[in-house]
RNA sequence: ACCGACAAAGGCAAACCUUCCGAAAGGAAGGGACGCAAAGCCAUGGGUCUACUCCCGCUUCAGGCGGGCACGAUCGCCAGGCUGCCGAAA
Repeated sequence: ACCGACAAAGGCAAACCUUCCGAAAGGAAGGGACGCAAAGCCAUGGGUCUACUCCCGCUUCAGGCGGGCACGAUCGCCAGGCUGCCGAAA
């Protein structure tokens, strides 16, 4: 360097609940633990999710309905990049 123990020390925290923010996806804080060796950080590529606005169509033209789109979201989906605790075996 790689790798990852029924190791030690410590760390994070899914679902769910409460409050707040957001149009939504989702996010923040508190509680809570399914899991995690990068579940630390970065939306660069792919995936997935959402659609206030915008675009197209329909309409009874107030408004509503249907469809499309990321510049929004997710790093606890995958890849890539940066950084990092511990040290058995191979």